[in-house]
Context: one part of a larger RNA
């Protein structure tokens, strides 16, 4: 000087408390451990691994296993030599591949050759092989915590100290005052995006007050309103009162759409964990080179006594079922989204209009509201499991897809110890969309609808910041 303390002081955080809803019990989905296996590819392992890499394993992916094949190689550069490329179809085979046949005889040219294909030999290729404890880059975490430092000066023999401590204050090393310090840098804040109000400009594909018209903003006027999207305005403790050291600031008020950082996002200081990643990529070293490289078929990654994590659905009446009826936002669409009509109980099929989209389509939002029924029951709750019959995607749904109909109708009556999230348009609850994607979400990322309760307070638990104290630790 740090680190640590079941030392002290001050302060903060959904840290506790006050509340609301969960997890832990059930079934299923998913990830992991373990076990099994020819293989169940590899990585991630307290917080900070475990719906994680994977925004999507039937083949492919795919790295694993088994069998069958190749050896200058699937790919790159050089390349003697030969030939258009390319297309069609045959035989053997699981295919890779091997054999044989037909059509075709190119384009550019400085006439050297180039484009494209095959190809001897050799240099070399190749490796998702090892080392993240050799590395770059990227990322997690403490933590959006308020800290981390430097120059000069001063003090100390020195390590170092001071500044950065103190009195107030703040979300903040934020600001003020004091001060052997005076300044400065990286952080904080602001500048950026979005949302909340208004104005101007613009008015189609959007809107409809008014006039006409219509089943319908449908059509003609219209651009006021909504909205869209470009530019501005607006919030700064600016104003008033009080408190305070006449300061910084705090409390209350006015005006205002918004008030003291208005809400949300992006943004992550010096560093810590030899944290994670050699399997995104790059890369040193080591290793393989007729194989640890390459091709292909089938299988596996989907196994199952069990254990754990994360979710979904429930156990019901604030509910289930049936009928009627209302209101979103944000997205996506030409290899695509797919309307009306018709067929089917349905998944879906048919059909073909429109749309490169404020125009057309996905697309009927659901909870809600109105009515009917069920009356506390393992039930008209719950839907697992299984049987049969189908639909769709796709060469192909056996291993191993999603969905539909009929039948079946398991556990489950609110969950021990323990434990998680959340402070407002939040929790809870309800549906909708997108990425990936041929198909395959209860996951992920977004979007809106309905919409609470509670916070006395900081003694305690956890984490953190500042000052101080002890130490046999570094």
């Nucleotide at each position: 000087u740090g680190a640590c303390g079941g030392g002290g002081g001050c302060c903060c955080g959904c840290a506790c408390a006050a509340g609301c809803g969960g997890u832990g019990g059930a079934g299923c989905a998913u990830g992991u451990g373990g076990u099994u296996u020819a293989a169940u590819u590899c990585g991630a392992u307290g917080c900070a691994a475990c719906g994680c890499g994977a925004a999507g394993a039937a083949c492919c992916u795919u790295a694993c296993c088994u069998a069958c094949c190749c050896u200058u190689g699937a790919c790159a550069u050089u390349g003697a030599c030969a030939g258009a490329a390319u297309c069609c179809a045959c035989u053997a085979g699981a295919g890779a591949u091997a054999g044989a046949g037909g059509a075709g005889u190119g384009c550019c040219u400085u006439c050297g050759g180039g484009c494209c294909u095959g190809g001897a030999a050799a240099a070399c290729a190749g490796g998702u092989g090892c080392u993240g404890c050799a590395u770059g880059g990227c990322u997690g975490u403490c933590g959006u915590c308020a800290g981390c430092u430097c120059g000069u000066g001063u003090c100390g023999u020195g390590a170092g100290a001071u500044g950065u401590u103190g009195g107030g204050u703040u979300a903040a090393g934020u600001c003020c005052c004091g001060u052997a310090a005076c300044g400065a840098g990286c952080g904080c804040a602001a500048c950026c995006c979005u949302u909340a109000u208004c104005c101007u400009u613009a008015g189609u594909u959007g809107c409809u007050a008014c006039c006409a018209u219509u089943u319908a903003g449908u059509u003609g006027g219209g651009c006021a309103c909504u909205c869209u999207a470009a530019g501005g305005a607006g919030a700064c403790u600016g104003c008033c009162g009080g408190u305070g050291a006449u300061a910084a600031a705090c409390c209350g008020g006015a005006g205002g759409a918004a008030g003291g950082u208005g809400g949300g996002g992006a943004c992550g200081a010096c560093g810590u964990c030899a944290a994670g990643u050699c399997a995104u990529c790059a890369u040193g070293g080591c290793c393989c080179u007729u194989a640890u490289g390459g091709g292909c078929a089938g299988g596996g990654c989907u196994a199952c006594a069990c254990a754990c994590g994360u979710g979904c659905u429930a156990c019901a009446a604030u509910g289930g079922u049936c009928g009627g009826u209302a209101c979103a936002g944000a997205g996506g669409g030409u290899u695509g989204c797919c309307a009306a009509g018709c067929c089917g109980c349905g998944a879906g099929g048919u059909g073909g209009a429109g749309c490169u989209a404020a125009u057309c389509c996905c697309a009927g939002a659901a909870a809600g509201c109105c009515g009917a029924u069920c009356u506390u029951a393992g039930u008209c709750c719950g839907g697992a499991u299984u049987g049969c019959a189908g639909u769709c995607u796709g060469c192909a749904a056996c291993u191993c897809g999603a969905c539909u109909g009929c039948a079946u109708g398991a556990a489950g009556u609110c969950g021990g110890a323990a434990u998680c999230g959340c402070u407002a348009g939040u929790a809870a609850u309800c549906g909708c969309g997108a990425a990936u994607c041929a198909g395959a979400a209860c996951g992920u990322c977004g979007c809106g609808g309905u919409g609470a309760a509670u916070a006395c307070g900081u003694u305690c638990c956890c984490g953190g910041g500042c000052c101080u104290u002890g130490u046999a630790c570094a």
RNAcentral holds the full RNA, with entries from ENA.
A computed fold for a 474-nucleotide part of an RNA from an uncultured prokaryote, annotated as small-subunit ribosomal RNA, 3' major domain.
It matches the Rfam family "Bacterial small subunit ribosomal RNA".